[in-house]
RNA sequence: GAGUAAGCCGGAUGGUCGCGGGCGCACAAACGCGCCUGAGGAAAGUCCGGGCUCCACAGGGCAGGGUGCCGGGUAACACCCGGUGGGGGCGACCCCAAGGAUAGUGCCACAGAAAUGUGUACCGCCGUUUGAGAAGUGGAAUCCCACUUCUCAAACGGUAAGGGUGGAACGGUGCGGUAAGAGCGCACCAGCGGUCAGGUAACUGGCCGGCUAGGUAAACCCCACCCGGAGCAAGACCGAAUAGGGGAACGAUGGAGCGGCCCGCUCUGUUCCCGGGUUGGUUGCUAGAGGCGCCAGGUAACCGGCGUCCCAGAUAGAUGACCAUUCAACGACAGAACCCGGCUUAUAGGCUUACUC
RNA sequence: GCCGACGUAGCUCAACGGUAGAGCGUCUGAUUUGUAAUCAGAUGGUUGGAGGUUCAAUUCCUCUCGUCGGCUCCA
Numbered sequence: 001g002a003g004u005a006a007g008c009c010g011g012a013u014g015g016u017c018g019c020g021g022g023c024g025c026a027c028a029a030a031c032g033c034g035c036c037u038g039a040g041g042a043a044a045g046u047c048c049g050g051g052c053u054c055c056a057c058a059g060g061g062c063a064g065g066g067u068g069c070c071g072g073g074u075a076a077c078a079c080c081c082g083g084u085g086g087g088g089g090c091g092a093c094c095c096c097a098a099g100g101a102u103a104g105u106g107c108c109a110c111a112g113a114a115a116u117g118u119g120u121a122c123c124g125c126c127g128u129u130u131g132a133g134a135a136g137u138g139g140a141a142u143c144c145c146a147c148u149u150c151u152c153a154a155a156c157g158g159u160a161a162g163g164g165u166g167g168a169a170c171g172g173u174g175c176g177g178u179a180a181g182a183g184c185g186c187a188c189c190a191g192c193g194g195u196c197a198g199g200u201a202a203c204u205g206g207c208c209g210g211c212u213a214g215g216u217a218a219a220c221c222c223c224a225c226c227c228g229g230a231g232c233a234a235g236a237c238c239g240a241a242u243a244g245g246g247g248a249a250c251g252a253u254g255g256a257g258c259g260g261c262c263c264g265c266u267c268u269g270u271u272c273c274c275g276g277g278u279u280g281g282u283u284g285c286u287a288g289a290g291g292c293g294c295c296a297g298g299u300a301a302c303c304g305g306c307g308u309c310c311c312a313g314a315u316a317g318a319u320g321a322c323c324a325u326u327c328a329a330c331g332a333c334a335g336a337a338c339c340c341g342g343c344u345u346a347u348a349g350g351c352u353u354a355c356u357c
Numbered sequence: 358g359c360c361g362a363c364g365u366a367g368c369u370c371a372a373c374g375g376u377a378g379a380g381c382g383u384c385u386g387a388u389u390u391g392u393a394a395u396c397a398g399a400u401g402g403u404u405g406g407a408g409g410u411u412c413a414a415u416u417c418c419u420c421u422c423g424u425c426g427g428c429u430c431c432a
Base pairs, nucleotide, nucleotide: 001357002356003355004354005353006352007351008350009349011326012325013324014323015322016321017320019038020037021036022035023034024033025032040333044344045343047342048341049340050339051338052231053230054229055228059263060262061261062260064227065226066225067224068223069083070082071081072080073079084098085096086095087094088093099222100221104220105219106216107215108214122163123162124159125158126157127156128155129154130153131152132151133150134149135148136147137146138145139144171189172188173187174186175185176184190212191211192209193208194207195206196205197204198203235283236282237281238280245274246273247272248271249270250269254268255267256266257265276431277430290309291308292307293306294305295304297302327331358428359427360426361425362424363423364422367381368380369379370378375412382400383399384398385397386396387395405421406420407419408418409417
């Protein structure tokens, strides 16, 4: 100098004014005064998982959905940690939806001979037969015949080693072998199957068998495991007001809770539509799988014990504005709405530690 | 706040994983005295964006951006 990983901050201080919540004082009340407190690492997307509430404290089956190397962590997860395998990087290190294609089915356009069926021969290579031509040799004698070699053409057959097509061509390289070829044989490599050893396991290593089998499961599917539905506008209570009006369905083998269906359970004049009234208050609501520190266990995620702290709760929705000083800086992305654990996405700039080249 | 649906030509919509089409529109020409209608031809696409699976993606998967719809209580 260039990087990699982990973590942190993301303005600070003072003054003035303003806003939400709580407490205290005062007051008949409105209200006033004082003190304390008041957004984030993502509060976001709503993509997963749970708590909580109601419906049977949630049942059985089918359908449907999700997850997918192995082991562990957790309330749970698609998250995290550790390992295995594969890929990338000189390296620190990073990435992987990574079960099964030998259960079955489907698809593989165009091109190509052929795209998965023990199927295929376009060029090329080789063999046999026939025909034509050339050369040579012999008989014969200049025309003819026979044989050998070469070339060309046709037919039949062999061949997937080579060319060509394609994303992919039925293991790869080499030697032997063969008419030419071919796991046809052999050596090494890759895969598959079996077996033995190590490991909790994924898997790794050795030996044996020529066994050679295309890809696709983010196509259907198979296997293993998990999942009931709705969501704080859930739900509970108080108050106010209105026409307990009209219509439809079913009327108990029914209707509703109940969601796609069936069973089962519970309730029973219930549901839907039109019409009517109110658009109030309380609760759920924030002390929690909570933060910080120390000790102990574990490689780690995490967990146990002790101590200590309280850290927003609005309901048209508060957390802001101005001035001064300061920082290299005029400070990015962005604003809680029932609550947590994650993931993903956005993020100016700065700092710390360890490591690599 | 919660739940759900959808993004393809200027507009409205199609499209088994295999060259993205149709209707209307726009432009040009013909027809007409001229316009409309009609006929012929042409034009027009980052399939909202990014990444992945696959030989191949509008289609399958993930993330993201945008649009639209529904959801209070009482009798």
This is a predicted complex of two RNAs, RNase P RNA and transfer RNA, with 432 nucleotides together. Rfam match: Bacterial RNase P class A. By type it is a ribozyme. Rfam links the family to the GO terms ribonuclease P activity, tRNA processing and dimeric ribonuclease P complex. The coordinates come from a structure-prediction model, not an experiment, and the mean pLDDT is 79.